């Protein structure tokens, strides 16, 4: 330097061919329970979907740019 992949909640990941309220798990606050935890139950909160621009009636999905990891070639 050229080329693929990859970025969505505090971690780790779905989200099927754009379709209309973006979601699991753990973790995190609270009830519950127990002598006090833990463990199960029950509710909750937390996301500009990396940035920006573009198509589009409608983008986390499509198209380009930058940025940030990660792999191959020279």
């Nucleotide at each position: 330097g050229c080329c693929c992949c990859u970025g969505u909640a505090g971690c780790u990941c779905a989200u099927c061919u754009g379709g209309a309220g973006a979601g699991a798990g753990c973790g995190c606050c609270g009830g519950u329970u127990u002598a006090c935890g833990a463990a199960g139950c029950c509710g909750g909160a937390g996301g500009u979907g990396a940035c920006a621009a573009g198509u589009u009636c409608g983008a986390g999905u499509c198209u380009u740019g930058u940025c940030a990891g990660g792999g191959g070639c020279a």